[in-house]
Order: sequence, then structure tokens, then C1' cells
RNA sequence: GGGCCGGUAGUUCAAUUGGGAGAACACCUCGUUCGCAAUGAGGAGGUCGGGAGUUCAAUUCUCCCCCGGUCCA
Repeated sequence: GGGCCGGUAGUUCAAUUGGGAGAACACCUCGUUCGCAAUGAGGAGGUCGGGAGUUCAAUUCUCCCCCGGUCCA
């Protein structure tokens, strides 16, 4: 320098023929307990890596860039 894969909640990861952004754990509140753990109920938390383009509409399609992994030179 080039090819491929990935980047989504604090963490680990889903999702989508383009239209409602989710799970588990963690966090907060309440119940249960003398208290803790465990458990039950509820809640908060997201520029979907960044920018531009296409579209009525983009996490999703196209282009460029950044970061991580891997292969080739």
C1' cells in the first nucleotide's frame, strides 16, 4: 500500500426486503429480610464510529475518513 470482517446502552452482543432501536448482566427505586445475599415488580440510560450523498424516510443502500482484527505484498 491492497483485500476481507467488525464498530449499536456502562459491558457482552442481537436486530432490520429501508419506516416501532432491543436482550442479558450492571445501575437506580420499591416489596420481601433484624441486616446482607438471593428473588419479585418497576425505572433510567443510545449523535446505531464520524462526515457527505440517494430517498418522503437511512442503524440498514453508495462514497470518503477514523478505530480494532485478520490475510497478502
Predicted 3D model of a 73-nucleotide RNA (transfer RNA) from a Candidatus Omnitrophota bacterium. The RNAcentral record of the sequence draws on ENA. Its Rfam family is "tRNA". The family's RNA type in Rfam is transfer RNA. Gene Ontology term of the family: triplet codon-amino acid adaptor activity. The organism belongs to Candidatus Omnitrophota, within Bacteria.